[in-house]
RNA sequence: GGAGAAGAACAGGCUACCGCCGGCAGCAAUGCGGGAGGAAAGUCCGAGCUUCAUAGGGCAGGGUGCUAGCUAACGGCUAGUCGAGGUGACUCGCAGGACAGUGCAACAGAAAGUAAACCGCCAGCGAAAGCUGGUAAGGGUGAAACGGUGCGGUAAGAGCGCACCGCCUCGGUGGUGACAUCGAGGGCACGGUAAACCCCACCCGAAGCAAGACCAGACAGGGGUCGUGUUGCCCGCACGAUGACUCCGGGUUGGUCGCUCGAGCCCGUCGGCAACGUCGGGCCUAGAUGAAUGGCAGCCACGACACAGAACUCGGCUUAUGUCCCUCUCCGCCG
Numbered sequence: 001g002g003a004g005a006a007g008a009a010c011a012g013g014c015u016a017c018c019g020c021c022g023g024c025a026g027c028a029a030u031g032c033g034g035g036a037g038g039a040a041a042g043u044c045c046g047a048g049c050u051u052c053a054u055a056g057g058g059c060a061g062g063g064u065g066c067u068a069g070c071u072a073a074c075g076g077c078u079a080g081u082c083g084a085g086g087u088g089a090c091u092c093g094c095a096g097g098a099c100a101g102u103g104c105a106a107c108a109g110a111a112a113g114u115a116a117a118c119c120g121c122c123a124g125c126g127a128a129a130g131c132u133g134g135u136a137a138g139g140g141u142g143a144a145a146c147g148g149u150g151c152g153g154u155a156a157g158a159g160c161g162c163a164c165c166g167c168c169u170c171g172g173u174g175g176u177g178a179c180a181u182c183g184a185g186g187g188c189a190c191g192g193u194a195a196a197c198c199c200c201a202c203c204c205g206a207a208g209c210a211a212g213a214c215c216a217g218a219c220a221g222g223g224g225u226c227g228u229g230u231u232g233c234c235c236g237c238a239c240g241a242u243g244a245c246u247c248c249g250g251g252u253u254g255g256u257c258g259c260u261c262g263a264g265c266c267c268g269u270c271g272g273c274a275a276c277g278u279c280g281g282g283c284c285u286a287g288a289u290g291a292a293u294g295g296c297a298g299c300c301a302c303g304a305c306a307c308a309g310a311a312c313u314c315g316g317c318u319u320a321u322g323u324c325c326c327u328c329u330c331c332g333c334c335g
Base pairs, nucleotide, nucleotide: 001331002330003329004328005327007325009323010322012300013299014298015297017295018294020035021034023032024031025030037307041318042317044316045315046314047313048312049208050207051206052205056235057234058233059232061204062203063202064201065200066080067079068078069077070076081095082093083092084091085090096199097198101197102196103193104192118139119138120135121134122133123132124131125130147165148164149163150162151161152160166188167186168185169184170183171182172181173180174179212257213256214255215254221248222247223246224245225244226243227239228238229237264283265282266281267280268279270277271276
């Protein structure tokens, strides 16, 4: 100097005037504070909260899938193990089971799982063509061909024998564990695929703030069923004719609550590799409802640009995006 990997911060500040929304004080005038995000987005997960509800059980269905922790919980996070990618820093995970069963693997190829011999090699017969027997080391086909490499052996070959791997069985050591590593013995063989169906383990009520509660006001009823009750089915339980459910039709398109103090945020001590937790102190930070944040001027760290606007709240994941900072990896050059 170039190319990369991981992490983290910010998204303007102050003053003055006018304008908008909300809070507090005040009889009022008025005064004092506050007012869109790191993703508010996607709606992919998990919860809080509300209703069913008094009540459950079973089947079906769905989700997750290595180990140990964290968390209110999760399919999340942290740390590991194993595997894959990358020169590397690092990144990713379709990570339980193929000896419970079923299915699938076109074509090519001799043959695609209780195999098989196209070419080839060897032996015998034969004048030759060819026939018989052996073989699966070499070649071919294919994504994949019933272990791999090497040596010996053989008529030619083959775990046929041996060495080292691989595999199986039994043990040792380390670790909470996933697992790692070492040793002994052994037959040398038992294919792949489960983000295919499936099996196993664990977990799971439903619907959703347009949930739901209250007030005001208006109106018009008619028909059907005997059952109805928040995934589907069954059992149970509860309510039911002055009733419930359902279909057609009419009225109300008003207001208040829910609605913001939270599994909240910041700082510090201690524990922990970490995620995070205990303890102590401090802070209050939008609640709109055809939908509020704007305009102008000056100064400043110049840099206010990009992606982009709350609608019950929170913990995650994913996606979009501008700038600054820090650590690490690789390559080249100079000293």